The RNA shown here (SAM riboswitch aptamer (S box leader)) has 113 nucleotides. It matches the Rfam family "SAM riboswitch aptamer (S box leader)". From the family's description: The SAM riboswitch is found upstream of a number of genes which code for proteins involved in methionine or cysteine biosynthesis in Gram-positive bacteria. The coordinates come from a structure-prediction model, not an experiment, and the mean pLDDT is 79. The sequence was found by an Rfam model in a public genome assembly.
C1' cells in the first nucleotide's frame, strides 16, 4: 500500500521542553494560536485488541474450544486528548431555502490475502 468488517454527536490537565504555525491531502467555508501552534515528554480519556464474568448457540449428557450477547477491571498492544470525521466538495427528499436521509472519501481497531 490493498481486501474484509466494526466504530466516528460521548470523554480527556489553565504540567514541563518547545518555540510559529495548526485543523491529515486539495478546492470552498468557518475556526484555534504569542491569555502561546506543530512537535517531544508527562498526565488523562476510552475499551478496538487482551483479559477476567455471566448467559446463549451448534442432535442428547458432561468438560473443553470456538461464536454471540451483556458486564467488570484497565496491569498488556494500539488509539484518542478544540469545534460531529469542524463544515462542505457526490446522490435523494424539501420551495431554489433551512433542514434531513445515504453515499464518497478519511480515521482507529481487528482479521485477510
Nucleotide at each position: 500500500g490493498c481486501c474484509u468488517u466494526a466504530u466516528c454527536g460521548a470523554g480527556a490537565g489553565a504540567g514541563g521542553c518547545g518555540g510559529a504555525g495548526g485543523g491529515u491531502a486539495c478546492a470552498g467555508g468557518c475556526c484555534c494560536u504569542g491569555u502561546g501552534a506543530a512537535g517531544c515528554c508527562c498526565g488523562g480519556c476510552a475499551a478496538c485488541c487482551a483479559u477476567c464474568g455471566u448467559a446463549c448457540a451448534a442432535a442428547a449428557g458432561c468438560g473443553a474450544g470456538u461464536g454471540u450477547a451483556c458486564g467488570g477491571g484497565a496491569a498488556g498492544g494500539u488509539g484518542c486528548u478544540a469545534a460531529u470525521u469542524c463544515c462542505u466538495g457526490c446522490a435523494g427528499a424539501g420551495u431554489u431555502a433551512a433542514u434531513c436521509u445515504g453515499g464518497a472519501a478519511g480515521a482507529u481497531g481487528a482479521g485477510g490475502a